A computed fold for a 78-nucleotide RNA from a Hydrogenophilales bacterium, annotated as Glycine riboswitch aptamer. Taxonomically the source falls in Hydrogenophilales (Bacteria, Pseudomonadati, Pseudomonadota, Hydrogenophilia). It was read from a public genome assembly, where an Rfam model found it.

RNA sequence: GUGGCGACUCUGGAGAGCGCCGUGCUGGACACGGCCACCGAUGGGGCUAAUCUCUCAGGUAACCGGACAGAGGGGUGA
Numbered sequence: 001g002u003g004g005c006g007a008c009u010c011u012g013g014a015g016a017g018c019g020c021c022g023u024g025c026u027g028g029a030c031a032c033g034g035c036c037a038c039c040g041a042u043g044g045g046g047c048u049a050a051u052c053u054c055u056c057a058g059g060u061a062a063c064c065g066g067a068c069a070g071a072g073g074g075g076u077g078a
Stems, first nucleotide, its partner, number of pairs: 004076002008072005017036001019035006037060003042057002044054003
């Protein structure tokens, strides 16, 4: 110094009910509890492994999250 590895920053980033009832609070797309329907790209389980599968937590307007991809400047360094 290079490949690889993982962390940070920026950008892109899907799917599925703004579900119904009750309480908070007059109201609401908010919070909690109950009931059903659905999604799979955080995490977790299974298989050698997986963006496959299971749907346990999680999610189902926007916000937030988000596997993965690109770029940046750094760390480690066989």